[in-house]
Context: one part of a larger RNA
RNA sequence: CUGUUGUUAAGGAACUCUGCAAAAUUACUUCGUAAGUUAGCAAGAAGAAGUGCUCCCGCAAGGGAGUCGCAGUGAAGAGGCCCAGGUAACUGUUUAGCAAAAACACAGCUCUAUGCUAAGCCGCAAGGCGACGUAUAUGGGGUGAUGCCUGCCCAGUGCUGGAAGGUUAAAAGGAGAGGUUAGUCGCAAGGCGAAGCUUUGAAUUGAAGCCCCAGUGAACGGCGGCCGUAACUAUAACGGUCCUAAGGUAGCGAAAUUCCUUGUCAGGUAAGUUCUGACGCGCACGAAUGGUAUAAUAAUCUGGGCGCUGUCUCGACAGCAGACUCGGUGAAAUCUUAAUGCCUGUGAAGAUGCAGGCUACCCGCAACUAGACGGAAAGACCCCAUGGAGCUUUACUAUAACUUAAUAUUGAUAGUUUGUAAUUUAUGCACAGGAUAGGUAGGAGACUUAGAAACUUCGGUUUUGGCCGGAUGGAGUCAACGUUGGGAUACUACUCUUAGAUUAUGGAUUAUCUAACUUACCCCCUCAUCGGCGGGAAGGACAGUGUUAGGCAGGUAGUUUGACUGGGGCGGUCGCCUCCCAAAAUGUAACGGAGGCGCCCCAAGGUACCCUCGAUAUGGUUGGAAAUCAUAUUAACGAGUGCAAAGGCAUAAGGGUGCUUGACUGCGAGACUUACAAGUCGAGCAGGGACGAAAGUCGGGCUUAGUGAUCCGGCGGUCCCGCGUGGAAGGGCCGUCGCUCAACGGAUAAAAGCUACCCUGGGGAUAACAGGCUGAUUCCAUCCAAGAGUUCACAUCGACGAUGGAGUUUGGCACCUCGAUGUCGGCUCAUCACAUCCUGGAGGGGAAGUACCUUCCAAGGGUUUGGCUGUUCGCCAAUUAAAGUGGUACGCGAGCUGGGUUCAAAACGUCGUGAGACAGUUUGGUCCCUAUCUGUUGUGGGCGUAGGAAGUUUGAGAGGAUCUGUCCUUAGUACGAGAGGACCGGGAUGGACAUAGCAAUGGUACACCAGUUGUUCCGCCAGGAGCAUAGCUGGGUAGCUACCUAUGGACGACAUAAACGCUGAAAGCAUCUAAGCGUGAAGGUCACCUCAAGAUUAGACUUCCCAUUCGCAAGAAGUAAGACCCCCGGAAAACCACCGGGUUGAUAGGCUGGAAAUGUACGUGCUGCGAGGCACUUAGUUGACCAGUACUAAUAGGUCGAGGA
Repeated sequence: CUGUUGUUAAGGAACUCUGCAAAAUUACUUCGUAAGUUAGCAAGAAGAAGUGCUCCCGCAAGGGAGUCGCAGUGAAGAGGCCCAGGUAACUGUUUAGCAAAAACACAGCUCUAUGCUAAGCCGCAAGGCGACGUAUAUGGGGUGAUGCCUGCCCAGUGCUGGAAGGUUAAAAGGAGAGGUUAGUCGCAAGGCGAAGCUUUGAAUUGAAGCCCCAGUGAACGGCGGCCGUAACUAUAACGGUCCUAAGGUAGCGAAAUUCCUUGUCAGGUAAGUUCUGACGCGCACGAAUGGUAUAAUAAUCUGGGCGCUGUCUCGACAGCAGACUCGGUGAAAUCUUAAUGCCUGUGAAGAUGCAGGCUACCCGCAACUAGACGGAAAGACCCCAUGGAGCUUUACUAUAACUUAAUAUUGAUAGUUUGUAAUUUAUGCACAGGAUAGGUAGGAGACUUAGAAACUUCGGUUUUGGCCGGAUGGAGUCAACGUUGGGAUACUACUCUUAGAUUAUGGAUUAUCUAACUUACCCCCUCAUCGGCGGGAAGGACAGUGUUAGGCAGGUAGUUUGACUGGGGCGGUCGCCUCCCAAAAUGUAACGGAGGCGCCCCAAGGUACCCUCGAUAUGGUUGGAAAUCAUAUUAACGAGUGCAAAGGCAUAAGGGUGCUUGACUGCGAGACUUACAAGUCGAGCAGGGACGAAAGUCGGGCUUAGUGAUCCGGCGGUCCCGCGUGGAAGGGCCGUCGCUCAACGGAUAAAAGCUACCCUGGGGAUAACAGGCUGAUUCCAUCCAAGAGUUCACAUCGACGAUGGAGUUUGGCACCUCGAUGUCGGCUCAUCACAUCCUGGAGGGGAAGUACCUUCCAAGGGUUUGGCUGUUCGCCAAUUAAAGUGGUACGCGAGCUGGGUUCAAAACGUCGUGAGACAGUUUGGUCCCUAUCUGUUGUGGGCGUAGGAAGUUUGAGAGGAUCUGUCCUUAGUACGAGAGGACCGGGAUGGACAUAGCAAUGGUACACCAGUUGUUCCGCCAGGAGCAUAGCUGGGUAGCUACCUAUGGACGACAUAAACGCUGAAAGCAUCUAAGCGUGAAGGUCACCUCAAGAUUAGACUUCCCAUUCGCAAGAAGUAAGACCCCCGGAAAACCACCGGGUUGAUAGGCUGGAAAUGUACGUGCUGCGAGGCACUUAGUUGACCAGUACUAAUAGGUCGAGGA
């Protein structure tokens, strides 16, 4: 020193984030017990009293009488309590190993699904759970006891229902088209082209889904704005207006929700960022993601109080275990080699190692941690990676499951309805016309007892006039002629519309059947709830299953989710054109400064010919500043040029007119530009043209933007290829079309997010802390002086401006550190600067005094305690001489703390569809390290100090100390109208701090004394001993200590600062200065205290020992003075050292005596029934203290140690 334990004066939470920790309470008996309440509780509420032993009475409970102690549950074990609030009703559960909670669960409430082969779940299936249950059951979601309640919105998204319409797959269907070619036409080239085969394929049929229509909130969810208005003001019951699906009701409200905010008021406190009660501008409460209230409960969170205490003021002492020393045994991390100092500087920007100084004899041991950007862990924060993983969703793409349709398994009968084909029958009314004329062709006769006309109570149809069929009837009926575009149903054939019937073949639907198929039902076989023939019953071509197809589908899977960037994100940008930057060739960067483009034009192109703009002035109808007209002047371009800018342009590239299409085809010497790919200019040749008389000009536009590679695909053309041949299919080539592929050299046809549950690889290439550079900002100072100051710039303040300094703020930069430099605040311990808070000395004042303002000098010392908050800060209370400002890695975590921030849990508000998120809030939440080196504090050893020793010193140098109040006096004086009220000087007494000490006051005091409980033992009694925290309790010597006591800061000297002077020139004056001489501060040097000759410059003084032996010498040996070993010890001490002593001795022990402590021992006697009391007895006992005394032990012995250059 650490851990642990015990005690502690006075105070009693002042400690601190917080009473953390500790203390306190504790048993039993009796009394007594509030608010509230779900009447059970609350409650052991709270708060009191008693408790030993002896004798007597009583069955006991108990009562009475005595008696001892400080203390009687005498030791041990054993609730602290109260008030108020938040949250969760409760008991319970949870992150094994940082979170026990407000989270989960819960009973209760509610929604929803499910009728039994139940829904749901596991499984490919068989099969199983649900359940051997059956809606009072089971599954799922939400809420979370209980009381009072649970508002409005169905527009969006879900879910449920609906089926009229739209859309829609496979499948069915097969109009049409293409290919081929027997044939045919053609002189040929070539054309046409049946059947068959083949390629393709329209209409149509075709479910769910989606669109659509409704319902649904205890489904996901949502629940407004502006303006005006009342007889003070304020406010707005009221009104207007816009929007919405609807605009937040009750209740609560600065809240686990309130940013501003420490809201305002009240309470509590001396003082209250917390707490409680209110208010309501609710940034951003709100009704089963439940609202609000609530007794009880809680290792929950928050505030207050009583008790209690070493938490603290402010520490002290003691025991034990370590540390230390000795003996034994014996790790670890770490380590480039180390011969490992300080300051200032330098430097990859914070140096033991570099530079320059300074300091420093060599080596241990015990301690402390400021540094070694100490150790540990390839930073978890941040960024990056065409890294990973988990999660989400209205990202993309798939997919399970589910669902719908087709088809197979798959059969029969009947009805209804419908498509297609064939056969057959009927059907058809504009007007005109005899009258109901479908069309075309043929056609002069056709039909009729195999039944004509006519009639009709029949049926169908209808344009209401008829037509068709049937029955009756019994012999005729119709055409050709006039009207009409068209002439006879007189007759025949083909055919159209519509309709009927029949046949064939499909579709839809309904009903029935049974034989496929199904059965977890029954009977039967059987040991069997296995299995199963058979039978019955029930269903039944459905279901189930296979295949195909549509829908739905984060249930599951694979992936994507850009770059630049003064970190990243948010924002902005990404290609092309013009200018500046750009430094007179070209080129040239930035998240530098300015603007444009993603077109347009058949003329705004070509050519030939012609013309000149603009501005100003004057004149002139409507007519104006400005329209069109005329004149003049100016003028070399200020206009115009489709659009940006620049460069151009009057010879015009500008403005007109005529004719036109060169806005051509095939090419292209040669250049520019350039990584490539691209891009640009281009004379000339050929063809065929336009304009012009011609020379000529013309391959778009005054020029520079107006854009997109490749793949893939479409269209047109074509001398190309054509899988045995011929064709075809398909491809190539030429032309052309389809990309805001705008992230514009374009990863894919097709792609978003979260991660605080995170992971890996990297980065100081890149952020957060700190350092560095800078100094915008900040702070300080100076200059100028408009003004304020009654007057007066400068007592004091000082605008607009200017100039510096510092490196404390906020920043900028991104230089060290990401194979780790721990981050706010507090505690502890500091140290420096001075721009000084106090104290000291001065100048000025708008200084009468007191008080104060300002400036100069000055860093010696000092610079408070509390309330609130994590706070630094700040506000407040009370003091003070004063309660300084800053630096030191915003000093200090290998020194402490861990309240805040900043992991994992959870909640609120808000945002987000969601996963999740928030410099918003709230509760909870692992702080490791034995010190090698430097450094620091101590303490030794060696050697040196020219012989060896013992003692006494000097002081170069270093360190410490350095504070200040109040009162009295001078003096109620100076000053002042008064109120008030001094300087200078003298004295007294404090606070804080420091040093020393233990006589007194206290604390402690584990080998002191006494009391006492329980129990065991010494055989019992008596008396003792052990254990129970030292058992507990009461005292207490030495020692150590503070809260105690004593002392200190001084006085003075010298040299100075600011300042004030003397004399005094330069400069005949003046001037504190230049020469010279003074005064002058808590500051400097002394003085005071301590260390100090390793002060290697090793000093000085006194005393002691002496000149031996061997050896040429160097050296060696034995000795002297002296010292050590060894021994007895110590108020000295880790060890070592230091001090005392060692028989010529009081060093320690013992003994004797004393001091001091305790408090009257044992034993005996007396007394009392007894517990007990009294006497011998102020006894007995006693560690350390003070003396005396050799009884015991320091015996004996050994070692070292000069001969003097």